The RNA shown here (FMN riboswitch aptamer (RFN element)) has 125 nucleotides. The coordinates come from a structure-prediction model, not an experiment, and the mean pLDDT is 82. Its Rfam family is "FMN riboswitch aptamer (RFN element)". From the family's description: The RFN element is a highly conserved domain that is found frequently in the 5'-untranslated regions of prokaryotic mRNAs that encode for flavin mononucleotide (FMN) biosynthesis and transport proteins. Its family is annotated with FMN binding in the Gene Ontology. It was read from a public genome assembly, where an Rfam model found it.
[in-house]
């Protein structure tokens, strides 16, 4: 110097104002969010997590853990620069599953999971 182990904490936001209706924060208009690592500083690259749906050793015995595979949405034009789909103008898109007037945003699973980031201990070589 610090591979690696082991524990601890953190770890996702958002329906205004209006219109229709008998009922709608689920329809219309309108407004509002953008999780994590990379890379010029991205909700839309490029990998991941999370839902969800198979499958199989093992632990467990609460049909859960684990671990694989499937699934997994969406931007373009111009400008600056060496370098930007990241940043500047402009103008667009996109968003699991139940529930309920058809939901990104409400309420549920979820005081849950969890990419990860930070730190604390041992410590190969």
């Nucleotide at each position: 110097u610090a591979a690696u182990a082991u524990c601890u904490u953190u770890g996702g936001g958002g329906u205004u104002u209006g219109g229709u209706g008998c009922a709608a924060u689920u329809c219309c208009a309108u407004a509002c969010c953008g999780g994590c690592g990379g890379u010029a500083a991205a909700g839309u690259c490029c990998g991941c997590g999370a839902a969800c749906a198979c499958g199989a050793a093992g632990c467990a015995a609460a049909u859960g853990c684990c671990c694989g595979u499937g699934c997994c949405g969406a931007u373009c034009a111009g400008g600056u620069g060496u370098g930007a789909u990241u940043c500047c103008u402009g103008a667009a898109c996109c968003g699991a599953c139940g529930g309920u007037a058809a939901a990104g945003u409400c309420c549920g699973g979820a005081u849950g999971a969890g990419a990860a980031a930070a730190g604390a201990u041992a410590a190969a070589a």